[in-house]
RNA sequence: GGGCGUCAAGGGCAAGCUCCCUGAAAGGGGAUGCGCGCAAAGCCAUGGGUCUAAAGUCCGCCAGGACGGACUAUGAUUGCCAGGCUGCCGUU
Numbered sequence: 001g002g003g004c005g006u007c008a009a010g011g012g013c014a015a016g017c018u019c020c021c022u023g024a025a026a027g028g029g030g031a032u033g034c035g036c037g038c039a040a041a042g043c044c045a046u047g048g049g050u051c052u053a054a055a056g057u058c059c060g061c062c063a064g065g066a067c068g069g070a071c072u073a074u075g076a077u078u079g080c081c082a083g084g085c086u087g088c089c090g091u092u
Stems, first nucleotide, its partner, number of pairs: 002092004012038002016034002018031005036079001042085003046082003049077003056071005
C1' cells in the first nucleotide's frame, strides 16, 4: 500500500417515538430519554431511482376571482442503489 473482516478492544453514528425551531411541501436543524439498525449509517447530490410541487404552464369551474386537477425541480433524499474522497481496530 492492497484485500478481507468486526465473535475481540476502544469507541462512533443514530431509525423511530416526544418537544421546539424552520420550510409551500418533501424535508432539514436542535433538545431529551429509549436505541431500529449500520464496518464506513463519515463526507460529496456526480449518475440512476424515489419524494415534494412554492413558482411556472395547461385544463375544469367561473362574468371575474377563489377553488380543484394534471405536468414540471431550479427543492429534497448519501440510513435507496451505484460512483468518488477519507478513516479506527484486527487479520492476511

A computed fold for a 92-nucleotide RNA from a Clostridia bacterium, annotated as c-di-GMP-I riboswitch aptamer. It was read from a public genome assembly, where an Rfam model found it. Rfam family: c-di-GMP-I riboswitch aptamer. Rfam describes the family as follows. GEMM was predicted in a large-scale screen for bacterial structured RNA regulatory elements. Taxonomically the source falls in Clostridia (Bacteria, Bacillati, Bacillota). The prediction has a mean pLDDT of 85.